Source information:
The RNA shown here (c-di-GMP-I riboswitch aptamer) has 86 nucleotides and comes from Bacillus suaedaesalsae. NCBI's taxonomy places the organism under Bacteria, Bacillota, Bacilli, Caryophanales, Bacillus. The prediction has a mean pLDDT of 82. Rfam family: c-di-GMP-I riboswitch aptamer. About the family: GEMM was predicted in a large-scale screen for bacterial structured RNA regulatory elements. Its family is annotated with cyclic-di-GMP binding in the Gene Ontology.

RNA sequence: UAUAUAAUAGGGCAAACUACUCGAAAGAGUACGACGCAAAGCUAUAGGGGCUACAGCAUUUCGUGCUAUGCCAGCCAGCUACGACU
Numbered sequence: 001u002a003u004a005u006a007a008u009a010g011g012g013c014a015a016a017c018u019a020c021u022c023g024a025a026a027g028a029g030u031a032c033g034a035c036g037c038a039a040a041g042c043u044a045u046a047g048g049g050g051c052u053a054c055a056g057c058a059u060u061u062c063g064u065g066c067u068a069u070g071c072c073a074g075c076c077a078g079c080u081a082c083g084a085c086u
Stems, first nucleotide, its partner, number of pairs: 012037002018031005035074001041079003047076002049072003056066004
């Protein structure tokens, strides 16, 4: 590289949109639906990064800024893991 043969697998998750619900929001849950994913499984004060700002503080241009023990792991990351092949 070519030919032949056998076995496993032949499944899982579910973006956006839409509907309902919760939430101040970010976002989450359920249903629909599939953009994608070999970890798109779990983990949010173990780490980095990002989003929101009810309340609080500051300021006064009545607007703005700061702030997470709130949220995102389908951003990186940590942990765990099936089948085949080697």